[in-house]
RNA sequence: UUCGGGGAGCGGACGCUCGCGGGGUGGCUUCGGUCACUUCGAGGAAAGUCCGGACACCAUAGGGCAGGAUUCCCGGUGAAAGUCGGGGCGGGCGGCUUCAAGGCCGCUUGACGGAAAGUGCCACAGAAAAUAUACCGCCUUUGGCCGCGAGGCUGAGGGUAAGGGUGAAAUGGUGGGGUAAGGGCCCACCGCCCGCGCGGUAACGUGCGGGGCAGGGAAAACCCAAUCCGGUGCAAGACCAAAUAGGGGAUCGGGCGGCCCGCCCAAUGAUCCCGGGUGAGUCGCACCCGCUUCGGCGGGAAUCCGCGCAAGCGGGUUAGACAAAUGGGCGUCCAGGCCGCAAGGCUGGACAGAAUCCGGCUUACAGCUCCCCGAAGGCC
Numbered sequence: 001u002u003c004g005g006g007g008a009g010c011g012g013a014c015g016c017u018c019g020c021g022g023g024g025u026g027g028c029u030u031c032g033g034u035c036a037c038u039u040c041g042a043g044g045a046a047a048g049u050c051c052g053g054a055c056a057c058c059a060u061a062g063g064g065c066a067g068g069a070u071u072c073c074c075g076g077u078g079a080a081a082g083u084c085g086g087g088g089c090g091g092g093c094g095g096c097u098u099c100a101a102g103g104c105c106g107c108u109u110g111a112c113g114g115a116a117a118g119u120g121c122c123a124c125a126g127a128a129a130a131u132a133u134a135c136c137g138c139c140u141u142u143g144g145c146c147g148c149g150a151g152g153c154u155g156a157g158g159g160u161a162a163g164g165g166u167g168a169a170a171u172g173g174u175g176g177g178g179u180a181a182g183g184g185c186c187c188a189c190c191g192c193c194c195g196c197g198c199g200g201u202a203a204c205g206u207g208c209g210g211g212g213c214a215g216g217g218a219a220a221a222c223c224c225a226a227u228c229c230g231g232u233g234c235a236a237g238a239c240c241a242a243a244u245a246g247g248g249g250a251u252c253g254g255g256c257g258g259c260c261c262g263c264c265c266a267a268u269g270a271u272c273c274c275g276g277g278u279g280a281g282u283c284g285c286a287c288c289c290g291c292u293u294c295g296g297c298g299g300g301a302a303u304c305c306g307c308g309c310a311a312g313c314g315g316g317u318u319a320g321a322c323a324a325a326u327g328g329g330c331g332u333c334c335a336g337g338c339c340g341c342a343a344g345g346c347u348g349g350a351c352a353g354a355a356u357c358c359g360g361c362u363u364a365c366a367g368c369u370c371c372c373c374g375a376a377g378g379c380c
Base pairs, nucleotide, nucleotide: 001376002375003374004373005372006371007370008369009368010367012333013332014331015330016329017328018327020041021040022039023038024037025036026035027034028033043351047362048361050360051359052358053357054356055233056232057231058230067229068228069227070226071225072087073086074085075084076083077082088112089110090109091108092107093106094105095104096103097102113224114223118222119221121217122216135164136163137160138159139158140157141156142155143154144153145152146151172190173189174188175187176186177185191213192211193210194209195208196207197206198205199204237283238282239281247274248273249272250271251270252269253265254264255263256262287316288315289314290313291312292311293310296307297306298305299304334349336347337346338345339344
């Protein structure tokens, strides 16, 4: 210098102009708005809505079912989810070693509890895919044919999982003995299971003894085990003047008459109070710090001290909905690309778009910067 891998950061800058949404101040207003000025106005993921929480409402004696989340061990961090470091075990690659199986080291990787509770699945190929299986081969019994014979060909039956072949996977592996041929049939080593001991906080490792070996894979199939979780999500939810409909309560008629009874008239009424759904509106959804002032509370004998409310001033901060704004144009510059000997010209900026907030995870992403590691090349 180039290439590759990992990690962190940035995600065009400035100005002018025309608009859009929210707030503030002021003017005008037919009270619906409108105009002027000023101020604020998307992201690292705002995304997917996957996980955890805050908050709100509903539910709630206690427990269970269903459903969901998590899942090797130890430690750090954190509210949790998660994440980080170390370790253990397994897979892959490379190196060393071994006849081989295997062992050791380095790098890398793993949704890494349980397949010896149960159910189901294992495509294609293959004879057979979990009660193993007999296609080829091997061995053996027997029939037929051929051959002088040794033997060969062929049919039927039996044995055999060593060898071939299929497959992602074929019922422990390697070597030896044994056998008609074979086979844990037997033996040694490796692996596996069980028991005990030892080491380690633990996951786990290891030694000894026993067992020929049972129990293929997959839990990112259902499922089982352990721990935790009540449900719904800001479209949660709360407030809301006057008034209508419908509702509840209280009181009460007019005439005749002094009053009562009575009669007539009016009427399912009148007055007042309560209450009153949705939509619209308001809140939920912005405040913090300093100083001053007013009043309050507490302590103290008092100067005073402490707490906290309101207003004013100054500073910082501030997207926020009606699921609705956050944009366009121009100029200069900065990366990048193309053309040109050059001056310079042309082109041109990814993924993406808040909706209660916060912490994570996952996914998308042009280009640039920095750090670490590895490889190759060049120079000193």

Predicted 3D model of a 380-nucleotide RNA (Bacterial RNase P class A) from an Opitutales bacterium. It was read from a public genome assembly, where an Rfam model found it. Its mean pLDDT, the model's own confidence on a scale to 100, is 75.